[in-house]
């Protein structure tokens, strides 16, 4: 040096052109004498960054940066 895999909610991961989602956390109500448990409901995202391409990009192209892996 060059390949190849990854970055999306506090956290672990899912969306492979069409309104960005689970699951745990958090947060209020229900429920109980209290607590946990359960049930419902909300908050929370510039989808690493810039740039193209498209009516339209988390998703496709190019650059970049950052993290694990191989080669040399």
């Nucleotide at each position: 040096g060059c390949g190849g895999c990854g970055g999306u909610a506090g956290u672990u991961c899912a969306g492979c052109g069409g309104c960005a989602g689970a699951a745990c956390g958090c947060c209020g109500g229900c429920u109980u004498g209290c607590c946990a448990u359960g049930c419902c409901g909300g908050a929370g995202g510039u989808c690493g960054c810039g740039g193209g391409u498209u009516c339209a990009a988390a998703u496709c192209c190019c650059g970049u940066c950052c993290g694990c892996c191989g080669c040399u």